[in-house]
RNA sequence: GUGUUAUCAAGAAAGGUAGAGGGAAUAGACCCGUUGAAGCCUUGGCAACCCUUUAACUUUAAAGAAGGUGCUAAAUUCUACUAAUACCUAAAAAUAUUAGAAAGAUAACGA
Numbered sequence: 001g002u003g004u005u006a007u008c009a010a011g012a013a014a015g016g017u018a019g020a021g022g023g024a025a026u027a028g029a030c031c032c033g034u035u036g037a038a039g040c041c042u043u044g045g046c047a048a049c050c051c052u053u054u055a056a057c058u059u060u061a062a063a064g065a066a067g068g069u070g071c072u073a074a075a076u077u078c079u080a081c082u083a084a085u086a087c088c089u090a091a092a093a094a095u096a097u098u099a100g101a102a103a104g105a106u107a108a109c110g111a
Base pairs, nucleotide, nucleotide: 003109004108005107006106007105008104013043014042015041016040017039021032022031023030026080027079028078029077044072045071046070049068050067051064052063053062054061055060076103081100082099083098084097085096086095
């Protein structure tokens, strides 16, 4: 770097260091930031994918948190592509809602 499967509107912060950016990339919107951003370090927390136990028995339920990851502003911050519906119209576009796709994130497994 790539594939398969599952999940992504819930949840969870302080300190030190640093010093201007950050919210994945592109564009737009919106937001966070010198009352201190990113990064790095420490301690805590959340969750329950792997995991552990029990019951059932082929895949599910309940409980747990020692260990491996992950996460700890806002829905994956929102929109972008497609379809349906509503509104409007001569017909469209635009707008709104819903569903899906794409892209992305995380985990497990495999080559």
The RNA shown here (SAM riboswitch aptamer (S box leader)) has 111 nucleotides and comes from an uncultured Flavobacteriaceae bacterium. Of the family's consensus pairs, 94% are formed in the model.